[in-house]
RNA sequence: GCCGAAGUAGCUCAGCGGUAGAGCAACGGUUUCGUAAACCGUGGGUCACGGGUUCAAUCCCCGUCUUCGGCU
Numbered sequence: 001g002c003c004g005a006a007g008u009a010g011c012u013c014a015g016c017g018g019u020a021g022a023g024c025a026a027c028g029g030u031u032u033c034g035u036a037a038a039c040c041g042u043g044g045g046u047c048a049c050g051g052g053u054u055c056a057a058u059c060c061c062c063g064u065c066u067u068c069g070g071c072u
Stems, first nucleotide, its partner, number of pairs: 001071007010024004018055001026042005048064005
């Protein structure tokens, strides 16, 4: 230098055009003499960034950044 993959909640990841979700973690509650476990509930997101297409974009297109892999 070229090619490909990935970037979504604190962490691990779903979501392939039509309301952004799960598990774990955090917080509150029930239970217990108390703690843990269990159960119930709550909050938490500029979907890496900038443009474009579209009535509508996490999703499609272009560019940039970061990480990983391959080729030279």